The prediction has a mean pLDDT of 82. THF (Tetrahydrofolate) riboswitch aptamer from a bovine gut metagenome, 90 nucleotides, folded computationally. The RNAcentral record of the sequence draws on MGnify.
RNA sequence: CAGAGUAGGAUCAGCGCGUUAAGUGCUGCGGGAUGGGAAGUUGCCCGCAGACGAAGCACUUCGGUGCGCGGUGCCGGUCCGCAUCCGCUG
Repeated sequence: CAGAGUAGGAUCAGCGCGUUAAGUGCUGCGGGAUGGGAAGUUGCCCGCAGACGAAGCACUUCGGUGCGCGGUGCCGGUCCGCAUCCGCUG
């Protein structure tokens, strides 16, 4: 001098969940984890409370099935990807 490496984000595909409303998103409070180590938030997650809120339709042997919808969950691929100090590789 250069590089590797996190939480996570986007996208594609698959398998699901809900549509009899959970989930997602928002606010407040508390807590937790976070490149290999220490530490950290403006990012992420968990819990509690509160407010807001939806796209269903067709068929049916009434058991379900199919197509949709949801700023929906998980896994895999691809791309992006720690500001401090120390460390690792060349």